[in-house]
This is a predicted structure of a 350-nucleotide part of an RNA (small-subunit ribosomal RNA, central domain) from an uncultured bacterium. The full RNA is in RNAcentral, with records from ENA and SILVA. Its Rfam family is "Bacterial small subunit ribosomal RNA". The prediction has a mean pLDDT of 86.

Context: one part of a larger RNA
RNA sequence: CUGGGUGUAAAGGGAGCGCAGGCGGGAAGACAAGUUGGAAGUGAAAUCCAUGGGCUCAACCCAUGAACUGCUUUCAAAACUGUUUUUCUUGAGUAGUGCAGAGGUAGGCGGAAUUCCCGGUGUAGCGGUGGAAUGCGUAGAUAUCGGGAGGAACACCCGUGGCGAAGGCGGCCUACUGGGCACCAACUGACGCUGAAGGUCGAAAGUGUGGGUAGCAAACAGGAUUAGAUACCCUGGUACCCCCCCCCGUAACGAUGAUUUACUAGGUGUUGGAGGAAUUGCCCCCUUCCGGGCCGCAGUUAACACAGUAAGUAUUCCACCUGGGGAGUACGUUGGCAAGAAUGAAACUC
Numbered sequence: 001c002u003g004g005g006u007g008u009a010a011a012g013g014g015a016g017c018g019c020a021g022g023c024g025g026g027a028a029g030a031c032a033a034g035u036u037g038g039a040a041g042u043g044a045a046a047u048c049c050a051u052g053g054g055c056u057c058a059a060c061c062c063a064u065g066a067a068c069u070g071c072u073u074u075c076a077a078a079a080c081u082g083u084u085u086u087u088c089u090u091g092a093g094u095a096g097u098g099c100a101g102a103g104g105u106a107g108g109c110g111g112a113a114u115u116c117c118c119g120g121u122g123u124a125g126c127g128g129u130g131g132a133a134u135g136c137g138u139a140g141a142u143a144u145c146g147g148g149a150g151g152a153a154c155a156c157c158c159g160u161g162g163c164g165a166a167g168g169c170g171g172c173c174u175a176c177u178g179g180g181c182a183c184c185a186a187c188u189g190a191c192g193c194u195g196a197a198g199g200u201c202g203a204a205a206g207u208g209u210g211g212g213u214a215g216c217a218a219a220c221a222g223g224a225u226u227a228g229a230u231a232c233c234c235u236g237g238u239a240c241c242c243c244c245c246c247c248c249g250u251a252a253c254g255a256u257g258a259u260u261u262a263c264u265a266g267g268u269g270u271u272g273g274a275g276g277a278a279u280u281g282c283c284c285c286c287u288u289c290c291g292g293g294c295c296g297c298a299g300u301u302a303a304c305a306c307a308g309u310a311a312g313u314a315u316u317c318c319a320c321c322u323g324g325g326g327a328g329u330a331c332g333u334u335g336g337c338a339a340g341a342a343u344g345a346a347a348c349u350c
C1' cells in the first nucleotide's frame, strides 16, 4: 500500500464555518477528453511460459511459437463519466401566513435565605461532635423583634419537558439578535453533500491588569482522633468561585463523524404544529409533519445489545486504528506570560 475495521476489544477529530479537492437530480441536443472496438507502426536480444531437440539424466544449452498485458498514429461508436447549449422541478434556497422555546447579548427590577452593622426585649450560656476541645459570650453572645448594608445564587413551577453545532442555557421585564418547525406552493432553477489546510467557537481549573467579596473554600493555622495522622471530624481561614478586558484550548460520552441521503414489520407514551370528523365549546377520536423516550420483528453483532433517533440494507466525503510496555515519554518544531498544549518516535523488553 492493499485488505479488514473504529458503541464496549486498538480506533470518530470537542464542535461549527469553509477555500482547494472528492462525489453529485430529471429531459433533449452537440463534442469526443475518459471509455469501447478495428487497423497500422513500435514494444532490441536475453529472461519468463509452451512445444520440440542436444549434452548418459538434471542444472545448462539450442530452435520455434506465444507473450511482452505498454506506447504512438489513424478510422469508427456514443450507452456511461466528462465538457458545453437548451430545458424541468422533486433536491436546495427565497417569499408569504402562523407557532413553540432555560438559544445569544445588553440593561433594569424582585423576593426568600446566609453574613455583617445599628437599636429593642432578655440572661448565661452558645456552637460543635461518635464523645470532646479549639472558637464565640457578663465589654451582654445564642434566641427573638425592628431597621440598614452588601454580594452571590434564583426554591416551588421542573417534566427520559424545551432550546442550541458543540461547550452549554433556568427569578421577572425591556431592547437588539441567531436558529428551528408547520402550512402554503408565488419565485429561483441543482444554486447540492462532504471537507485536507485555514479560521471561528469551546465546561471546569489555571494565568495577567484592575475591581468586588455575602457564602463556600484548595493552601495555611489551631483543636481532636491515632502508635504516628503532613488525612478523614471540628473551629477559623487566603487564593479561587463574581465583574470588565486579555490569555489558555484541555475534559468534551450516545464512549456511536457528517443527528449526509435513500430504503426497510409493528406497538406504546410524550413536546411543538397542520388537517379531518364531531361538538354549544374543550376533551376524546382519525390522518399527517418535525422532535424527544420506551418495547419489539426482520436483519446485524463475539456477546452485551442495536433495531425508522440503526450498531440493518445501500451511497458519498472526511477523520482515525494496526499486539502490550517503553510513552502521549524523548528530540525537534509550532503557538503560550507561565502552567502547560499540539505534533510525536526509537532503542530495549514481554
Base pairs, nucleotide, nucleotide: 004321005320006319007304008303012318014201015200017198021194022193023192025088026087027086028085029084030083031082033081034080035077036076037075038074039073040072041071042070049065050064051063052062053061054060091191092188093187094186096183097182098181099180103177104176105175106174107173108172109171110154115149116148117147118146119145120144121143125136126135162169163168206247208245210243211242215241220236221235222234223233257317258316261314262313263312266295267294268293270291272289273288274287275286276285299306300305323350324349325348332343333342334341